This is a predicted structure of a 73-nucleotide RNA (transfer RNA). Its Rfam family is "tRNA". Rfam describes the family as follows. Transfer RNA (tRNA) molecules are approximately 80 nucleotides in length. By type it is a transfer RNA. Its mean pLDDT, the model's own confidence on a scale to 100, is 81.

[in-house]
RNA sequence: GGGGCUGUAGCUCAGUUGGCAGAGCGUUCGUCUGGCAGGCGAAAGGCCGCGGGUUCAAGUCCCGCCUGCUCCA
Numbered sequence: 001g002g003g004g005c006u007g008u009a010g011c012u013c014a015g016u017u018g019g020c021a022g023a024g025c026g027u028u029c030g031u032c033u034g035g036c037a038g039g040c041g042a043a044a045g046g047c048c049g050c051g052g053g054u055u056c057a058a059g060u061c062c063c064g065c066c067u068g069c070u071c072c073a
Stems, first nucleotide, its partner, number of pairs: 001072005007066001010025004019056001027043006049065005
């Protein structure tokens, strides 16, 4: 220098053919228990890496840039 993959909640990751952003763990509150551990219930937490474009509508499609991983040279 060129190719591929990747970026979504505090962490690990889903999100199908463009149509209400989710799960597990963690955190907080409640509850069961004499208490701990543990179980159960609920809640908070996201401008979906950044900037543009297409569209009635974009996490999803297109373009540029950036981060990380990887292959070739």